[in-house]
Context: one part of a larger RNA
RNA sequence: GAACGAACGCUGGCGGCAGGCUUAACACAUGCAAGUCGAACGCCCCGCAAGGGGAGUGGCAGACGGGUGAGUAACGCGUGGGAAUCUACCGUACCCUACGGAAUAACGCAUGGAAACGUGUGCUAAUACCGUAUACGCCCUUCGGGGGAAAGAUUUAUCGGGGUAUGAUGAGCCCGCGUUGGAUUAGCUAGUUGGUGGGGUAAAGGCCUACCAAGGCGACGAUCCAUAGCCGGGCUGAGAGGUUGAACGGCCACACUGGAACUGAGACACGGUCCAGACUCCUACGGGAGGCAGCAGUGGGGAAUCUUGCGCAAUGGGGGAAACCCUGACGCAGCGACGCCGCGUGGAGGAUGAAGGUCUUCGGGUUGUAAACUCCUUUUGUAGGGGAAAAUAAUGAUGGUACCCUACGAAUAAGCCACGGCUAACUCUGUGCCAGCAGCCGCGGUAAGACAGAGGUGGCGAGCGUUGUUC
Numbered sequence: 001g002a003a004c005g006a007a008c009g010c011u012g013g014c015g016g017c018a019g020g021c022u023u024a025a026c027a028c029a030u031g032c033a034a035g036u037c038g039a040a041c042g043c044c045c046c047g048c049a050a051g052g053g054g055a056g057u058g059g060c061a062g063a064c065g066g067g068u069g070a071g072u073a074a075c076g077c078g079u080g081g082g083a084a085u086c087u088a089c090c091g092u093a094c095c096c097u098a099c100g101g102a103a104u105a106a107c108g109c110a111u112g113g114a115a116a117c118g119u120g121u122g123c124u125a126a127u128a129c130c131g132u133a134u135a136c137g138c139c140c141u142u143c144g145g146g147g148g149a150a151a152g153a154u155u156u157a158u159c160g161g162g163g164u165a166u167g168a169u170g171a172g173c174c175c176g177c178g179u180u181g182g183a184u185u186a187g188c189u190a191g192u193u194g195g196u197g198g199g200g201u202a203a204a205g206g207c208c209u210a211c212c213a214a215g216g217c218g219a220c221g222a223u224c225c226a227u228a229g230c231c232g233g234g235c236u237g238a239g240a241g242g243u244u245g246a247a248c249g250g251c252c253a254c255a256c257u258g259g260a261a262c263u264g265a266g267a268c269a270c271g272g273u274c275c276a277g278a279c280u281c282c283u284a285c286g287g288g289a290g291g292c293a294g295c296a297g298u299g300g301g302g303a304a305u306c307u308u309g310c311g312c313a314a315u316g317g318g319g320g321a322a323a324c325c326c327u328g329a330c331g332c333a334g335c336g337a338c339g340c341c342g343c344g345u346g347g348a349g350g351a352u353g354a355a356g357g358u359c360u361u362c363g364g365g366u367u368g369u370a371a372a373c374u375c376c377u378u379u380u381g382u383a384g385g386g387g388a389a390a391a392u393a394a395u396g397a398u399g400g401u402a403c404c405c406u407a408c409g410a411a412u413a414a415g416c417c418a419c420g421g422c423u424a425a426c427u428c429u430g431u432g433c434c435a436g437c438a439g440c441c442g443c444g445g446u447a448a449g450a451c452a453g454a455g456g457u458g459g460c461g462a463g464c465g466u467u468g469u470u471c
Base pairs, nucleotide, nucleotide: 001471002470003469004468006467007466008465009464010463013343014342015341016340017339020335021301026299027298028297030296031295032294035060036059037058040057041056043054044053045052046051067254068253069252076179077178078177079176080175081174082173085171086170090167091166092165093164094163095162096161097160098132099131100130101129107122108121109120110119111118112117138147139146140145152159153158154157180226181225182224187217188216189215192214193213194212195211196210197209198208199207229251230250231249232248233244234243235242236241256277257276258275259274260273279290280289281288282287307333309332310331311330315329316327317326318325319324346376347375348374349373356367357366358365359364381408382407383406384405385404386403390398415460416459417458418457419456420441421440422439426455427454428453429452430451436443437442
């Protein structure tokens, strides 16, 4: 000098854009943040009907979106390759969509419990479940053969369902190279290293298991310890480099702590399930309920970080044939000079160089065209009127906002730091090694340009200084 997710002190007019718990991955009151489909199904309620509402079965979605950085030094990430894989919804092509069956929730009755929630019995439907048939291509095969599908709805034209191939998208796996510090960590390893048989997975593989062999890694740093999410990027620098990983984007990991699987195309699943633990709450003491590292908000910690706002109008997502519903994603508004950028606090004229202040060699100098005064303007402000684009066929939260017109009137708007040298800017008074200053050198012990006040001056300006951190 530059930079910052900053903080602190003094000060503070407006607008645009961006950003705002870096600390306790501490604990959380309350509300909201994931539903939807009656064009899959039976029932109940309201209604004359049309239609509407409700829970339940069923389907799709809840694996996305949103948050956080605890863990992780690792194929986690980055980059470049690879083969032994899967992929709901979507696209393309071909084929099929036949015949049957048994249940069960809801509901009725009975009944347990304070509640959470059940239990028994009876009835019922389906695109829920099961069987048979058929299936070139699909899978297995000893090549003889064997195994395996489907679902209907209605407004009659569509929407669906099954199989196969292929595409697209997404995902899993493997490898080369790169990726912090410590040797005051030198040895580490028993599924360990390899093989065979078997199992398992969508898939290669000690991934698992039995047996066999005795290997494997390591000063080119194994193992251990500490620290840390990684990257595109950001900051700085002439560059090389150093430092960093807030916001935005990609990947990873996590969801009270630890463990586990279920469902599913996809999870070992933030607002799903089960078990254990800590904590909090309810209880009729028998037993139950909960998980903000979603958006707001509260307590706590801290130098420090916002509203329990509006709207689904736009963009995007889920469901639906659609109308539409849901969406704290998102679009907006609110708060705080936290940052960057822009604008204003007036302009021109005006010398008896007024008064006052201050200095003085007492002549005067300076503040200073500064003020007063004259003329002018109206950004901003206040008031009145009009009034969008963004989205159009229609629909606007923002918003009566931006913007435009008119009126009024210089009216509403300047501070902060410094002035010994580095370093731009000097005098007076007070103080007297005191009180104090200070980044370094150093000032202060009676004339202090260095302390304190004043006048003046310099710098920057809605900011200015200080502190912290990086280059």

This is a predicted structure of a 471-nucleotide part of an RNA (small-subunit ribosomal RNA, 5' domain) from an uncultured bacterium. Its mean pLDDT, the model's own confidence on a scale to 100, is 86.